c-di-AMP riboswitch aptamer (ydaO/yuaA leader) from a soil metagenome, 125 nucleotides, folded computationally. The coordinates come from a structure-prediction model, not an experiment, and the mean pLDDT is 78. The RNAcentral record of the sequence draws on MGnify. It matches the Rfam family "c-di-AMP riboswitch aptamer (ydaO/yuaA leader)". Rfam's curators write: This family represents a conserved RNA structure found upstream of the ydaO and yuaA genes in Bacillus subtilis and related genes in other bacteria.

RNA sequence: CGCGGAAUCGACAGCCGCGGAGCGGGGGACCCAAGUUACCGGGGCGAAUCCGACCCUUAGUGGUGGGAGGCGCGAGCUCUUUCAGCGCCAGCCCGACAGCUAACCCCGCAGGCCGACGAGGGAGA
Numbered sequence: 001c002g003c004g005g006a007a008u009c010g011a012c013a014g015c016c017g018c019g020g021a022g023c024g025g026g027g028g029a030c031c032c033a034a035g036u037u038a039c040c041g042g043g044g045c046g047a048a049u050c051c052g053a054c055c056c057u058u059a060g061u062g063g064u065g066g067g068a069g070g071c072g073c074g075a076g077c078u079c080u081u082u083c084a085g086c087g088c089c090a091g092c093c094c095g096a097c098a099g100c101u102a103a104c105c106c107c108g109c110a111g112g113c114c115g116a117c118g119a120g121g122g123a124g125a
Base pairs, nucleotide, nucleotide: 002113003112008021009020012017022109023108024107025106026105027104032099041097042094043093044092045091049068050067051066053064054063055062069089070088071087072086073085077124078123079122080121081120082119083118
């Protein structure tokens, strides 16, 4: 310079900080949906889900592939899109509890990386 992500900009302060704009998330009526009880609870952020095979096993589990599906990069100055190519499918939180949901209420604006210089279309500047 860039990457994914909502995670940026500005004002006033300044020992600690606190508002605003913008972006993002959650809770929360009628109506609609669901529909008792019970358990194997249930729910949220996020692309990060589902199915199945083989091997190992202390039968708890672990490992290696596959299929379907989903996500990202893919640099002419910006946006968008197709393809080649290359990656990802984690992690965390609430705590017995939440469908949708107007008004209303609450919360976040982090942390982590160092990649490309392959081929086209459209719009704008």